[in-house]
RNA sequence: UACUCAUCGAGACCAGCCGAGGGACAGGCCCAUUGACGCUGGGGCAACCGCUUAUCCUUUACCGGAAAAAGUAUGGUGCCAACUCCUGCGAAGAUUUAUCUUCGACAGAUGAGAG
Numbered sequence: 001u002a003c004u005c006a007u008c009g010a011g012a013c014c015a016g017c018c019g020a021g022g023g024a025c026a027g028g029c030c031c032a033u034u035g036a037c038g039c040u041g042g043g044g045c046a047a048c049c050g051c052u053u054a055u056c057c058u059u060u061a062c063c064g065g066a067a068a069a070a071g072u073a074u075g076g077u078g079c080c081a082a083c084u085c086c087u088g089c090g091a092a093g094a095u096u097u098a099u100c101u102u103c104g105a106c107a108g109a110u111g112a113g114a115g
Base pairs, nucleotide, nucleotide: 003113004112005111006110007109008108013042014041015040016039017038021031022030023029025088026087027086028085043080044079045078048076049075050072051071052070053069055066056065057064084107089104090103091102092101093100094099
């Protein structure tokens, strides 16, 4: 890097360095010289994987397997402005006819798997 599956209205900030853009893309709307974004250090959030416990199947027993549950932050990742900041394509509904609400898709992010 292309594919498959799951989740995305919750949660969690300080210090130092740097110095002009940043929020993936487009439009909007925000953040930012009262220093954003980024990097480093510390702190924190969180059960995706992992691990532990109990259950069931199999087995003489181990091993192995199953779908959910509880716990665990000492392991592998991830995250710590705004719902993925909102919208983008399609459908339905409401109504003040220009908006609003809901659902699904697309795109994106993260994890796990497979090549």
This is a predicted structure of a 115-nucleotide RNA (SAM riboswitch aptamer (S box leader)) from Asticcacaulis sp. UBA2476. Its mean pLDDT, the model's own confidence on a scale to 100, is 82. The model forms 94% of the base pairs in the Rfam consensus.